Background:
This is a predicted structure of an 86-nucleotide RNA (c-di-GMP-I riboswitch aptamer) from an Actinomycetota bacterium. The sequence was found by an Rfam model in a public genome assembly.
RNA sequence: CCCACGAAACGGCAACCCCGGGGAAACCCGGGCAACGCAAAGCCACGGGCCUACAGCAACCUCGCCAAGGCAGCCGGGCUACCGAA
Numbered sequence: 001c002c003c004a005c006g007a008a009a010c011g012g013c014a015a016c017c018c019c020g021g022g023g024a025a026a027c028c029c030g031g032g033c034a035a036c037g038c039a040a041a042g043c044c045a046c047g048g049g050c051c052u053a054c055a056g057c058a059a060c061c062u063c064g065c066c067a068a069g070g071c072a073g074c075c076g077g078g079c080u081a082c083c084g085a086a
Base pairs, nucleotide, nucleotide: 005084006083012038013037017032018031019030020029021028022027036073042079043078044077046076047075048074049071050070051069056065057064
């Protein structure tokens, strides 16, 4: 120094809740409070999975199918990155 790994330190992120905004929704963004957790909880929907169902299709009494939407804090994979004990 590299790979792997995750002790320590410096630091980092921020679930839930509240407010505002966007969206049909899932959910996202900003702010507040706070600390559920995270060694990639940094980035990418590529594979699987999950959520939603505007439009569309089907159906006709409100139920079904469907991602082109969403989740990277569900798993796998890819890319990138701080520190350096065993």

It matches the Rfam family "c-di-GMP-I riboswitch aptamer". Rfam's curators write: GEMM was predicted in a large-scale screen for bacterial structured RNA regulatory elements.